Predicted 3D model of a 478-nucleotide part of an RNA (small-subunit ribosomal RNA, 3' major domain) from an uncultured bacterium. Its mean pLDDT, the model's own confidence on a scale to 100, is 81. The full RNA is in RNAcentral, with records from ENA and SILVA.
Context: one part of a larger RNA
RNA sequence: UGACGGGGACCCGCACAAGCGGUGGAGCAUGUGGUUUAAUUCGAAGCAACGCGAAGAACCUUACCAGGCCUUGACAUGGGGAUGACCGGCGAGUAAUGUCGCCUUUCCUUCGGGACAUCCCACACAGGUGGUGCAUGGUUGUCGUCAGCUCGUGUCGUGAGAUGUUGGGUUAAGUCCCGCAACGAGCGCAACCCUUGUUUUCAGUAGCCAGCAUUUUCAGAUGGGCACUCUGGAGAGACCGCCAGGGACAACCUGGAGGAAGAUGGGGAUGACGUCAAAUCAUCAUGCCCCUUAUGACUUGGGCUACACACGUGCUACAAUGGCGUCCGACAAAGGGAAGCGAAGGAGCGAUCCGGAGCGAAUCCCAAAAACGGCGUCCCAGUUCGGACUGCAGGCUGCAACCCGCCUGCACGAAGCUGGAAUCGCUAGUAAUCGCAGAUCAGCAUGCUGCGGUGAAUACGUUCCCGGGUCUUGUACA
Numbered sequence: 001u002g003a004c005g006g007g008g009a010c011c012c013g014c015a016c017a018a019g020c021g022g023u024g025g026a027g028c029a030u031g032u033g034g035u036u037u038a039a040u041u042c043g044a045a046g047c048a049a050c051g052c053g054a055a056g057a058a059c060c061u062u063a064c065c066a067g068g069c070c071u072u073g074a075c076a077u078g079g080g081g082a083u084g085a086c087c088g089g090c091g092a093g094u095a096a097u098g099u100c101g102c103c104u105u106u107c108c109u110u111c112g113g114g115a116c117a118u119c120c121c122a123c124a125c126a127g128g129u130g131g132u133g134c135a136u137g138g139u140u141g142u143c144g145u146c147a148g149c150u151c152g153u154g155u156c157g158u159g160a161g162a163u164g165u166u167g168g169g170u171u172a173a174g175u176c177c178c179g180c181a182a183c184g185a186g187c188g189c190a191a192c193c194c195u196u197g198u199u200u201u202c203a204g205u206a207g208c209c210a211g212c213a214u215u216u217u218c219a220g221a222u223g224g225g226c227a228c229u230c231u232g233g234a235g236a237g238a239c240c241g242c243c244a245g246g247g248a249c250a251a252c253c254u255g256g257a258g259g260a261a262g263a264u265g266g267g268g269a270u271g272a273c274g275u276c277a278a279a280u281c282a283u284c285a286u287g288c289c290c291c292u293u294a295u296g297a298c299u300u301g302g303g304c305u306a307c308a309c310a311c312g313u314g315c316u317a318c319a320a321u322g323g324c325g326u327c328c329g330a331c332a333a334a335g336g337g338a339a340g341c342g343a344a345g346g347a348g349c350g351a352u353c354c355g356g357a358g359c360g361a362a363u364c365c366c367a368a369a370a371a372c373g374g375c376g377u378c379c380c381a382g383u384u385c386g387g388a389c390u391g392c393a394g395g396c397u398g399c400a401a402c403c404c405g406c407c408u409g410c411a412c413g414a415a416g417c418u419g420g421a422a423u424c425g426c427u428a429g430u431a432a433u434c435g436c437a438g439a440u441c442a443g444c445a446u447g448c449u450g451c452g453g454u455g456a457a458u459a460c461g462u463u464c465c466c467g468g469g470u471c472u473u474g475u476a477c478a
Stems, first nucleotide, its partner, number of pairs: 001478002003475003007472007015462002019426005026316008034307002042053002064302005070296001073125001077124002079121006088103005106115003127291002130289003136285002138280003141276001143274001148187006154163003167178003193268004198236007207226002212223003239262001242256005318419001322378004327374003335366003340359002345354003385416001390411007432454007
């Protein structure tokens, strides 16, 4: 000087407390461990691994296993030689690649040649998801959006170092004020950026009967118009600015007015010096080591989907604040669409099929929002709760759904009656609850990322648990 203390003082955080809803019990989905296996490819490991890499394993992917098969190679550059065929398409054959047959048959040219493609020869080399993240770059997690981390000059100290950065107040903040052997400065904080909340103006192929008119198959459908809604450009607006009180007359704090908004208005992006030899050689790049008729390449089938079990994360429930009705009625936002979205109409109980209008989309489509409201029914039961599992019959995608996809109908109807010890999230348009969309994607979502609808309870407070910050003290640590 740091680190640590079941030392002290002060302060903060869904840290506790006050509340609401979960997990832990059940069934299933998914990831992991273990076990099994020819293989169940590899990585991730307290918080900070475990719906993680994977924004989507039937083949492919694929790295794993078994079999078949190639050796200058699936891919790149270079030398020599040969050929203008090869490539491509169709067919045969094979488990498949290899193979065979048929069809077709280059371009430029100064005619020397060149380009392109294939084959052969010889090597140099290619190739490696092989090892080392404790050799590395780059990227990322984490403490933590915590308020800290430093430097120059000066001063003090023999020196390591100290001071500044401590003290009195204050703040979300090393934020600001005052004081002070310090005076300044940098990286962080804040602000500048995006979005949301109010409004003015400009513009109007979506919106409006607002005001006028037409038509009526009562629809902004049409003429017409940009007033309103909306869209998207440019501005305004919030600054403790005003008032009162407190305070050292300061910084600032408390209350009030006005205002759409009040004290960083809400949300996002933004992550200091560093810590963990944290993660990644399997995104990529890369040193060294290793393989080179194989640890490289191609291909068929299998596996990554196994299953006495254990754990994590979720979904669905256990019902009446509910279930059901081929009953009725209403209200979103944000997205996507051309090898696409696919309307109306028709067939089917349904998944879906036929159909093909319109739309590269404020114009058309996906698209039905669902919780909700109205009416009816059930009458507290393992039930008209719950839906696992299983049988049969179908649909869709795709060469192909056996291993191993999703969906529909009928039948079957399991566990489960609110969950031990323990443990998690959340302070407001939040929790809880309800649906919608997107990426990946032929197909496959209870996951992920967004979007809106309905919409609470509680916070006395900081004694205690956990984590963190500042000062101080002690020491067995460095």